[in-house]
Context: one part of a larger RNA
RNA sequence: GGCACGUGGUGGAUGCCUUGGCAGAGACAGCCGACGAAGGACGCGGCCAGCAGCGAAAUGCCUCGGGGAGCUGCAAGCAAGCUUUGAUCCGGGGAUCUCCGAAUCGGGAAACCGAGCGGGAGUCAUGUCCCGCCACCGCCGGGCCAAUACAUAACCCGGCGGAGGGUACCCGGGGAACUGAAACAUCUCAGUACCCGGAGGAAGAGAAAGCAACAGCGAUUCCCUGAGUAGUGGCGAACGAAAGGGGAACAGCCUAAACUCGCGCCGUGUCAAGGCCCCAGCCGUUGCGGCGCGGGGGUCGUGGGGCAAGACUGGGCGAACCUGGGGGUUCGCCGGGGAGUUACAAAUCGUGUCGUUAGCCGAAUUGGCCUGGAACGGUCAGCCAAAGACGGUGAGAGUCCGGUAGGCAAAAACGGCACGACUCCCUGAGUCCUGUUCCCAAGUACCACGGGGCACGAGGAAUCCUGUGGGAAUCUGGGAGGACCAUCUCCUAAGGCUAAAUACUGUCUCUGACCGAUAGUGAACUAGUACCGUGAGGGAAAGGUGAAAAGAACCCCGCGAGGGGAGUGAAAUAGAACCUGAAACUGCGUGCCU
Numbered sequence: 001g002g003c004a005c006g007u008g009g010u011g012g013a014u015g016c017c018u019u020g021g022c023a024g025a026g027a028c029a030g031c032c033g034a035c036g037a038a039g040g041a042c043g044c045g046g047c048c049a050g051c052a053g054c055g056a057a058a059u060g061c062c063u064c065g066g067g068g069a070g071c072u073g074c075a076a077g078c079a080a081g082c083u084u085u086g087a088u089c090c091g092g093g094g095a096u097c098u099c100c101g102a103a104u105c106g107g108g109a110a111a112c113c114g115a116g117c118g119g120g121a122g123u124c125a126u127g128u129c130c131c132g133c134c135a136c137c138g139c140c141g142g143g144c145c146a147a148u149a150c151a152u153a154a155c156c157c158g159g160c161g162g163a164g165g166g167u168a169c170c171c172g173g174g175g176a177a178c179u180g181a182a183a184c185a186u187c188u189c190a191g192u193a194c195c196c197g198g199a200g201g202a203a204g205a206g207a208a209a210g211c212a213a214c215a216g217c218g219a220u221u222c223c224c225u226g227a228g229u230a231g232u233g234g235c236g237a238a239c240g241a242a243a244g245g246g247g248a249a250c251a252g253c254c255u256a257a258a259c260u261c262g263c264g265c266c267g268u269g270u271c272a273a274g275g276c277c278c279c280a281g282c283c284g285u286u287g288c289g290g291c292g293c294g295g296g297g298g299u300c301g302u303g304g305g306g307c308a309a310g311a312c313u314g315g316g317c318g319a320a321c322c323u324g325g326g327g328g329u330u331c332g333c334c335g336g337g338g339a340g341u342u343a344c345a346a347a348u349c350g351u352g353u354c355g356u357u358a359g360c361c362g363a364a365u366u367g368g369c370c371u372g373g374a375a376c377g378g379u380c381a382g383c384c385a386a387a388g389a390c391g392g393u394g395a396g397a398g399u400c401c402g403g404u405a406g407g408c409a410a411a412a413a414c415g416g417c418a419c420g421a422c423u424c425c426c427u428g429a430g431u432c433c434u435g436u437u438c439c440c441a442a443g444u445a446c447c448a449c450g451g452g453g454c455a456c457g458a459g460g461a462a463u464c465c466u467g468u469g470g471g472a473a474u475c476u477g478g479g480a481g482g483a484c485c486a487u488c489u490c491c492u493a494a495g496g497c498u499a500a501a502u503a504c505u506g507u508c509u510c511u512g513a514c515c516g517a518u519a520g521u522g523a524a525c526u527a528g529u530a531c532c533g534u535g536a537g538g539g540a541a542a543g544g545u546g547a548a549a550a551g552a553a554c555c556c557c558g559c560g561a562g563g564g565g566a567g568u569g570a571a572a573u574a575g576a577a578c579c580u581g582a583a584a585c586u587g588c589g590u591g592c593c594u
Stems, first nucleotide, its partner, number of pairs: 001593009015579001016544002020515002022512009031165002039100003042055003046078002050074002052059001061094006070082003105114003116133006136162008169200001170198005180187001184234001210217002221248005231239002252497003255441001259296010274283002276327006301475001303440003306436003310432004315334007335427006348421010359408003365381001366397001367380004382399002384388001390402003446470007456482001477492005531538002551578001554565004
């Protein structure tokens, strides 16, 4: 020096564990903000650095409920206190809530600086301090008022609203490249990432100018299928439907126009026209045309509606339409009927009930013996069970504890449902038939050219959107059925609203052939922390004594660190650098070899 065995050190693998994650299911909830949000800064404790909580009323205040013996957070200790006159704690409501932040009195290098006006505290007075108000934009109402005569702008005041934030989800406006095509340009990646705008608890879509195919369906959305089919495609890479079928959920409506009435303005109008109709009288800028606003009417594809005439059906009373009679129209009241706040108009309240936000009750061995430090183990004997889910307890507990099955409970706030109040509608119209000259969404449809979007790359390229130009018709109208034409069929564009089924996030409960500390979130622990970076940004490591601190009094060596005894404990090679404690590496002892 090597090898072997034994025994230590170092080290922290492995095993076991789990407070943390991951994924899914069900139920419920879903916007916050000038009444100052989200997010922060700085403070607040007797001793207080951090986290958590709170805001100068600062580890908390008031009140209403719950609860019932301890309490002053994590977190020990000392000190000082609180509490059956009900504390701490849990829940509802309220008060306070510095400074920054949309930040909004002005400024500003966020958490700072400086004002004005009104009121107050204080001072002899000034300085100082406290409270309130004072930003901008839009809309509405009002005031005042230039150049400039009327007016208007500007300016001022009041009211209402907006502004900012939001993980993901949604709609819209813009919109890549790497990459793939084994290069690359069309193509792909992909309308993805990213930027911007907007909205909501969902958003968008949505009541056929749709599909289909000679049979029919009947708004939209989502899932399964059709189907990797039909197709598209340097027919390369690749992209990729729809109808139909099966389910989830279901809901339908309102305008524009014709016609009509009222009001306002403009034009025109005295031989008048007209004044609801008939007859007679009477009045006469009441008329007619246009425009605007409002009420009625009307809303459809077996086309619908308007207007005119007719037929049938039908509560009452009153008023107005120049006067009288008859008819008619409009309005009001009573009665009767219907509907409703998610669209079809719209707001609020009451009662009841159900639920949410604290809680409460809740069966049955602490039986014998054995092992053990400890019984929840073994054994013998019981018991409960609408409860043998789960967790804890000194090992593995239906019967020890919390719970579980099953029941019960709310002063207050919020939500659902029902009824009532309330509101609206009908009765005031409806149906049928005949006629009709009237209406049925215009720079629209459509066409040409240039693009985009449709699974569809210009292709035979329909359908959808539109930049430029041209430019219809009103039902004997118009669109579609994948160029186009005919036949046939389907449907009515150029206005609008619309719940549910769907997406995402959170809360609670439950589940897992999910992870178990190099895993699972980056984060089981002071984690988006420490640390790095001018910054955008990057971004860790780090869990385990024991059943219980019983955390080792006292003695000895040592300055101490550390160690040896003693003691605790089942165990101290469980001693805090603490469960187990592998390997590399390393010491000691012994044997063998050199």